The RNA shown here (SAM riboswitch aptamer (S box leader)) has 108 nucleotides and comes from Abyssicoccus albus. The RNAcentral record of the sequence draws on Rfam. Taxonomically the source falls in Abyssicoccus (Bacteria, Bacillota, Caryophanales, Abyssicoccaceae). Model confidence (mean pLDDT): 75 of 100. It matches the Rfam family "SAM riboswitch aptamer (S box leader)". Rfam describes the family as follows. The SAM riboswitch is found upstream of a number of genes which code for proteins involved in methionine or cysteine biosynthesis in Gram-positive bacteria.

RNA sequence: AACUUAUCAAGAGAGGUGGAGGGACAUGGCCCUAUGAAGCCCGGCAACCAAUUCAAUCGAAUUAAGGUGCCAACCGUUUGCAAGGAUGUAAUCCUUGAUCGAUAAGUG
Numbered sequence: 001a002a003c004u005u006a007u008c009a010a011g012a013g014a015g016g017u018g019g020a021g022g023g024a025c026a027u028g029g030c031c032c033u034a035u036g037a038a039g040c041c042c043g044g045c046a047a048c049c050a051a052u053u054c055a056a057u058c059g060a061a062u063u064a065a066g067g068u069g070c071c072a073a074c075c076g077u078u079u080g081c082a083a084g085g086a087u088g089u090a091a092u093c094c095u096u097g098a099u100c101g102a103u104a105a106g107u108g
Base pairs, nucleotide, nucleotide: 002107003106004105005104006103007102008101013042015041016040017039021032022031023030028078029077043071044070045069048067049066050063051062052061053060054059076100081097082096083095084094085093086092
């Protein structure tokens, strides 16, 4: 690289630095941004791994020192594919799924 399992709900600063970009591929939209982007520092959230207790297979509760992760909105921002639905001239809208992606743990 690839594969497996789980999640994609909620939550999280009106700080410092920094200077123009950013919203996890491309295209076109949409959105955020000099009333200050990314990055970095501090801070915080959560609790996958972890620790403790009960149970002791599954699991439950608590904790947060450690390994990650995360901290605009829109429910992985939308546009593509499949199925279904609303409307129905067309256009448009909604739901679900697949694919793809992100994070964690594991296999290798």